[in-house]
RNA sequence: GCCGCUGUAGCUCAGUUGGUAGAGCGACGCACUCGUAAUGCGUAGGUCACCGGUUCGAUUCCGGUCAGCGGCUCCA
Numbered sequence: 001g002c003c004g005c006u007g008u009a010g011c012u013c014a015g016u017u018g019g020u021a022g023a024g025c026g027a028c029g030c031a032c033u034c035g036u037a038a039u040g041c042g043u044a045g046g047u048c049a050c051c052g053g054u055u056c057g058a059u060u061c062c063g064g065u066c067a068g069c070g071g072c073u074c075c076a
Base pairs, nucleotide, nucleotide: 001072002071003070004069005068006067007066010025011024012023013022019056027043028042029041030040031039049065050064051063052062053061
């Protein structure tokens, strides 16, 4: 340099005919308990990496950029 994959909540990850963004764990509150753990219920938490395009409408389609991982190639 070229090719491919990945980027979504604090962490690990789902999310296809484009139409209101989700789970588990974690955090917080409540219930339960003499108290704690466990359990149950609830709440908060998001620029869907970034910029642009297409569209009535984009996490999703198209182009570019950045970051991580892997492969290939070149070099005195």
Molecule: transfer RNA
Organism: uncultured bacterium